[in-house]
RNA sequence: GAGUGAUUAGCUCAGUUGGGAGAGCACUUCCUUGACGUGGAAGGGGUCAUGGGUUCGAGUCCCUUAUCGCUCA
Numbered sequence: 001g002a003g004u005g006a007u008u009a010g011c012u013c014a015g016u017u018g019g020g021a022g023a024g025c026a027c028u029u030c031c032u033u034g035a036c037g038u039g040g041a042a043g044g045g046g047u048c049a050u051g052g053g054u055u056c057g058a059g060u061c062c063c064u065u066a067u068c069g070c071u072c073a
Stems, first nucleotide, its partner, number of pairs: 001072007010025004019056001027043005049065001051063003
């Protein structure tokens, strides 16, 4: 330099036909306990890496940039 994959909650990751942004763990409050832990209930937390485009509508499609990985040279 060329090709290719990943980037979504604090962490690990789903989101497979373009229309509801989610799970587990973690965190907060309450119940349970003499207390802690376990268990149960409720809740908070998101610029879907960046900028732009297509579309009535984009996490999803197209382009740019950034970071990380793989292949080739």
Transfer RNA from Solobacterium sp., 73 nucleotides, folded computationally. It was read from a public genome assembly. The coordinates come from a structure-prediction model, not an experiment, and the mean pLDDT is 82. It matches the Rfam family "tRNA". NCBI's taxonomy places the organism under Bacteria, Erysipelotrichia, Erysipelotrichales, Erysipelotrichaceae, Solobacterium.